The prediction has a mean pLDDT of 78. A computed fold for a 390-nucleotide RNA from a soil metagenome, annotated as Bacterial RNase P class A.
RNA sequence: GAGUCGGUCAGGCGGUCGCGUCAUCCGGCGUCAGCCGGGUGCCGAGGAACGUCCGGGCUCCGUAGGGCAGGGUGGUGGCUAACAGCCACCCGGGGUGAUCCGCGGGACAGUGCCACAGAAAACAAACCGCCGCCCGUAUGCCGGUUCGCCGGCUCGGGCGGUAAGGGUGAAACGGUGGUGUAAGAGACCACCAGCGGCCUGGGUGACCAGGUCGGCUCGGUAAACCCCACCCGGAGCAAGCUCGAACAGCAGGCGCUCGAGGGCGGCCCGCCCGAUGUCUGCGGGUAGAGCGCUAGAGCCGGUCAGCAAUGGCCGGCCGAGAUGGAUGACCGCCACCGGAAGGCCGGCAACGGCCCUUCGGGACAGGACCCGGCGUAUCGACCGACUCGU
Numbered sequence: 001g002a003g004u005c006g007g008u009c010a011g012g013c014g015g016u017c018g019c020g021u022c023a024u025c026c027g028g029c030g031u032c033a034g035c036c037g038g039g040u041g042c043c044g045a046g047g048a049a050c051g052u053c054c055g056g057g058c059u060c061c062g063u064a065g066g067g068c069a070g071g072g073u074g075g076u077g078g079c080u081a082a083c084a085g086c087c088a089c090c091c092g093g094g095g096u097g098a099u100c101c102g103c104g105g106g107a108c109a110g111u112g113c114c115a116c117a118g119a120a121a122a123c124a125a126a127c128c129g130c131c132g133c134c135c136g137u138a139u140g141c142c143g144g145u146u147c148g149c150c151g152g153c154u155c156g157g158g159c160g161g162u163a164a165g166g167g168u169g170a171a172a173c174g175g176u177g178g179u180g181u182a183a184g185a186g187a188c189c190a191c192c193a194g195c196g197g198c199c200u201g202g203g204u205g206a207c208c209a210g211g212u213c214g215g216c217u218c219g220g221u222a223a224a225c226c227c228c229a230c231c232c233g234g235a236g237c238a239a240g241c242u243c244g245a246a247c248a249g250c251a252g253g254c255g256c257u258c259g260a261g262g263g264c265g266g267c268c269c270g271c272c273c274g275a276u277g278u279c280u281g282c283g284g285g286u287a288g289a290g291c292g293c294u295a296g297a298g299c300c301g302g303u304c305a306g307c308a309a310u311g312g313c314c315g316g317c318c319g320a321g322a323u324g325g326a327u328g329a330c331c332g333c334c335a336c337c338g339g340a341a342g343g344c345c346g347g348c349a350a351c352g353g354c355c356c357u358u359c360g361g362g363a364c365a366g367g368a369c370c371c372g373g374c375g376u377a378u379c380g381a382c383c384g385a386c387u388c389g390u
Stems, first nucleotide, its partner, number of pairs: 001388009011334007019044002022041008046364001050375002053373005058236004070232005075089005090104001091102004105227002110225002112221003127166002129162008140153005174192006193217002195214008240291004249282006261273004298317008336361005342355005
């Protein structure tokens, strides 16, 4: 100088107004459950609170057990409450490297599909080419000739062989050399590559290393059906639980002019209303209210086990709970980043560093039952480890 990976922060302090929950004090109103106003104090969004894509807790419903259907996952080992997550390793691919990427079971269980191009896209196939045989009043050439023709090459047609060569394609039935053949071909041989079986050694395992045998050379596609292994009951906080007016219902008491009960602000008298009445109780549960609701797979520090993810132990801490939904605005100072002018220092210079003045910038975005992940967005600043080049 170029780069790879991981982590942290998400401006700070002060002032003036303002908002929400809770606690407390004062004042006011109450039908005493509480409500209203004011003061004080504590606390008051995030690394993603977001998307709602996975997984769990919790709640209600369902459920003997098993199976079918449906859905999901898919190298191996581990972590976890669980996971489509994380860690470590294996295999394949990219990179000189740090490291990155992989939707990574099975294609000799079966079925399907493989655009365009191409002869052929899968129990292979013959377009050109190569080779053999047959036919031809034969396109031309050469040689011979008894001048009638004959032979060879070539040309045209037919039948057959051939996957070495050409050409097409993302992909064409191993590669190189030889034997062989009319021409060819794993048809055969040597070596190499792959695949499969067996053996030995290492590893918990995926797998790796080595040996040996078999000409076995078998295309791809499973995010096509399918097969194999494992996992999964459904709905979701408007889940759900508790209390509970009024009206209607049921039961009982009292009463219907010999007046139950109610009103006239406490009592008596008095007056008024009064029979489809009135009082009490009951269960269900509407309006409504409360709970669920935030102390938790919690956070911070230390220590131990482990490569790590993670877990154990010890100590400390309490950090929103709204319900039309609060966490904001302004000012000052400082810090950070960028531009411009000036000064000083270093340098031949390009340029670099420091100081000062001024202007500009600070993102993405916000709880609503709670957690663990993943994905996506994000002005910037800082820290650590490592690689390559000089």